[in-house]
Context: one part of a larger RNA
RNA sequence: UUGGGCAUAAAGCGUCUGUAGGUGCCCUUUUAAGUCUGUCGCAAAAUACCAAGGCUUAACCCUGAACAGGCGAUGAAAAUUACCAAUUUGGAGUAUGUUAGGGGCAGAGGGAAUUUCUAGUAGAGCGGUGAAAUGCGUAGAGAUCGAAAACAACACCAAUAGGAAAAGCACUCUGCUGGGCCGACACUGACACUGAGAGACAAAAGAUAGGGGAGAGAAUGGGAUUAGAUACCUUAGUAGUCCUAGGCAUAAAGGAUAUAUACUAGGUUCUAUGCUUAUCGACCUAUGCAGUGCUGUAGCUAAUGCGUUGAGUAUCUUUCUUAGGGAGUACGUUCUCAAGAAUAAAACUC
Repeated sequence: UUGGGCAUAAAGCGUCUGUAGGUGCCCUUUUAAGUCUGUCGCAAAAUACCAAGGCUUAACCCUGAACAGGCGAUGAAAAUUACCAAUUUGGAGUAUGUUAGGGGCAGAGGGAAUUUCUAGUAGAGCGGUGAAAUGCGUAGAGAUCGAAAACAACACCAAUAGGAAAAGCACUCUGCUGGGCCGACACUGACACUGAGAGACAAAAGAUAGGGGAGAGAAUGGGAUUAGAUACCUUAGUAGUCCUAGGCAUAAAGGAUAUAUACUAGGUUCUAUGCUUAUCGACCUAUGCAGUGCUGUAGCUAAUGCGUUGAGUAUCUUUCUUAGGGAGUACGUUCUCAAGAAUAAAACUC
């Protein structure tokens, strides 16, 4: 367990697609199921309520009236919901003309750095720290300068910027490919919104198989520090980090803010684009649309703050919440190679 709520107090599924279901534009008809309304019937009596009456009063008894959210029958109404038939174009979509972009996948190429290896020069230290030591070095290190190889990441541009459903996306070029905005208004004519189950995608880590392995680096060894030091510092360093193929399905997966639609002051920055104006051209002026930020009115809020990108005013649908701990645990079930994930209590305690 509702006439309450979900940014920060408990509470928005990580994101999207979509079945059932729920909800849903305009105009004109039809029907009358919902709805509204008339009449009739049923809804036992007793009790209870109300108004009288009878026992001297009361309890008690008696009479009448009233009540009964429901069910059925039969009429009437047609605004509204629904149904029938037809219509319109504003919602939605298709086609068309541009356009911006780190959107995705694949292939090719590039330079800087690092490490290793090799050749030369040179000859005693280097490295590291708060200070040191382990470590490397006369078997020639470090430094410097050529040749070669490998791997990972792409400085500047770079932004409060851009794209994407989210996760996430950036060296350059090419191929294939998804979505968006804007313009004109040709076409379809409500085809829409949400979405239980279901499906798809989903950082990092960890797991499987096969490759790869430069740098940095869980674990681990050594050196320090310390009373101790299973740490912080340091020297080495395996897994993993990278690629391919499947698997896992979780994050403070955050805007801690579910999706869609309409309405409600302004000012200002940036991005894409139309029109107007100006000009050699760009900037500029006025204005429209779509995004992205800052500030702020009304309003809202416990406050912080939010404020046309709402946490305002309304509507539709959906997830979730009900004191703290026990506990996102146990048991059971489903899924998984495993790790575990999902679902999800109670005793007890305060």

Annotation: The part of an RNA shown here (small-subunit ribosomal RNA, central domain) has 350 nucleotides and comes from Capsicum baccatum.